[in-house]
RNA sequence: GAGUCGGCCGGGCGGUCGCGUCGGCGCCUUCGGGCGCCGCCGAGGAACGUCCGGGCUCCACAGGGCAGGGUGGUUGUUAACGGCAACCCGGGGUGACCCGCGGGAAAGUGCCACAGAGAACAAACCGCCAGGUCGCUUCGGCGGCCGGGUAAGGGUGAAACGGUGGUGUAAGAGACCACCAGCACCCCGGGUGACCGGGGUGGCUUGGUAAACCCCACCUGGAGCAAGGUCAGGAUGGGGUCCUUCGGGGCCCCUGCGCAGGCGUUUGAGGGCGGCCCGCCCGAGCCUGCGGGUAGACCGCUAGAGCCUGCCGGCGACGGCAGGCCGAGAUGGAUGGCCGCCGGUCGGGGCAGUGCCGCAAGGCGCCCCGGCUACAGGACCCGGCGUACAGGCCGACUCGU
Numbered sequence: 001g002a003g004u005c006g007g008c009c010g011g012g013c014g015g016u017c018g019c020g021u022c023g024g025c026g027c028c029u030u031c032g033g034g035c036g037c038c039g040c041c042g043a044g045g046a047a048c049g050u051c052c053g054g055g056c057u058c059c060a061c062a063g064g065g066c067a068g069g070g071u072g073g074u075u076g077u078u079a080a081c082g083g084c085a086a087c088c089c090g091g092g093g094u095g096a097c098c099c100g101c102g103g104g105a106a107a108g109u110g111c112c113a114c115a116g117a118g119a120a121c122a123a124a125c126c127g128c129c130a131g132g133u134c135g136c137u138u139c140g141g142c143g144g145c146c147g148g149g150u151a152a153g154g155g156u157g158a159a160a161c162g163g164u165g166g167u168g169u170a171a172g173a174g175a176c177c178a179c180c181a182g183c184a185c186c187c188c189g190g191g192u193g194a195c196c197g198g199g200g201u202g203g204c205u206u207g208g209u210a211a212a213c214c215c216c217a218c219c220u221g222g223a224g225c226a227a228g229g230u231c232a233g234g235a236u237g238g239g240g241u242c243c244u245u246c247g248g249g250g251c252c253c254c255u256g257c258g259c260a261g262g263c264g265u266u267u268g269a270g271g272g273c274g275g276c277c278c279g280c281c282c283g284a285g286c287c288u289g290c291g292g293g294u295a296g297a298c299c300g301c302u303a304g305a306g307c308c309u310g311c312c313g314g315c316g317a318c319g320g321c322a323g324g325c326c327g328a329g330a331u332g333g334a335u336g337g338c339c340g341c342c343g344g345u346c347g348g349g350g351c352a353g354u355g356c357c358g359c360a361a362g363g364c365g366c367c368c369c370g371g372c373u374a375c376a377g378g379a380c381c382c383g384g385c386g387u388a389c390a391g392g393c394c395g396a397c398u399c400g401u
Stems, first nucleotide, its partner, number of pairs: 001399009011342007019042002022039007044375001048386002051384005056224004063278004068220005073087005088102001089100004103215002108213002110209003125154002127150003131146006162180006181205001183202008228299004237254007257291007270282004306325008343373009355364003
């Protein structure tokens, strides 16, 4: 100087006015609450995306199978995950490192454009060889046709049924041989394992694609805080009690809106278990139409698979132990405005060019003016992943000079 990987911050301070929950004090109150003062606390690393996984709630006492969905190297870690860590294999890179929809193509089906003879048990275009035949001949041979052998050479292509060298052959070919690659089987060593290393035997050798359908292995109820609960209220009817001008009114309790129709009450209507089947269970009400009432208050709601520090174990993710901390809970929905100083950054101008760092290349400073100060904001909570981010800081490693 160039690069690779990881971590962190992302405005600070002061003043002033104004917000929200909670707590304290005081005053008022129609007892529902209102007002004033003081105090603690008051957004994020992503609160975004809604892509995963859970906690929690309900269906609900909740089984088996099929289908559907998800994942896909191994081993760990975790509440769990499609996450994270380490490693294996393959590919890229000089390297630090990065990438991978990483099981199966001899279970089956499909696809591989164009070119090419031929793209899966496919194929003969040019060529090579031998036979027959015709013509020519400088007698070496050349050319055409017919039938046969061949896949070593050439061509096409991303890819053409192992590679190199030889033997052999009419010409060739794993036809055979040596070495290699691959595959299958066996053995030894290392590793928890995926796999790695080595040795032996052998048929000689059997494209790609599953991020195509599919097969295999493992996992998997559904819905979701607008989940779900409590209270109040309510038109109708009934009961009790008090008052009464005998019309009715007040209070308390129960009921849970009225009308019409259909089915049903153990001969089970209707319903539950995401879809289907089986099985099991609940069950006296359910369904349809018309009309009427209510939409309020509270809980859920923040003390957690929580955070911080230290020690121990582990390559690491992470785990264990000890001590400490409590950091929004709103509900038309709170944290903002103004002023000043400072920080960072960009641009312009000026000073210095002394001084400091460095082998060198080179780097570092001060003042003034002006502009800017990112992405972006909860709503049940947590663990991840993805995306956005002006600017700045720290560490480790690689290569070059």